The prediction has a mean pLDDT of 82. Transfer RNA from a Candidatus Woesearchaeota archaeon, 72 nucleotides, folded computationally.
Parts: sequence; structure tokens; C1' cells
RNA sequence: GCCCUUGUAGCUCAGUGGUGGAGUGCUACCUUGGUAAGGUAGAAGUCGCGAGUUCAAUUCUCGCCAAGGGCU
Repeated sequence: GCCCUUGUAGCUCAGUGGUGGAGUGCUACCUUGGUAAGGUAGAAGUCGCGAGUUCAAUUCUCGCCAAGGGCU
């Protein structure tokens, strides 16, 4: 220098044009003599940033940034 993959909740990861999810963690409550375990409810996301296509973009296209891998 070129090519590929990845970027989504604190963390680990699904999702795939039409309302953003799970596990785990966090908060409150229930349960217990108390703790752990268990149960219920809740908070936490400009879906890396910007532009484009579309009635509509986390999803498709382009550029940039970051991380990882490959080739020379």
C1' cells in the first nucleotide's frame, strides 16, 4: 500500500428494511430469623461518526474512525 471481518445496554452477544432484544450485571420490592438461591418490577441504547437510496435504514450503498486478520 491492497483486501477481508467486526463495531448494538456496564460486560458478552443475537437481530436484519416496518415498535431495538437476550444472558449476565445494576436498582427497588417479595420470599427468609438472616444471608445465599429464587420470584416480580424497573432503569440503562443518538445500533462507532457522517452522507446517500427509500414512504420508511440497526439492516442496503459510499466515505471516515477504531479494533482484529490476511497478502505484498
The source organism's lineage runs through Archaea, Nanobdellati and Candidatus Woesearchaeota.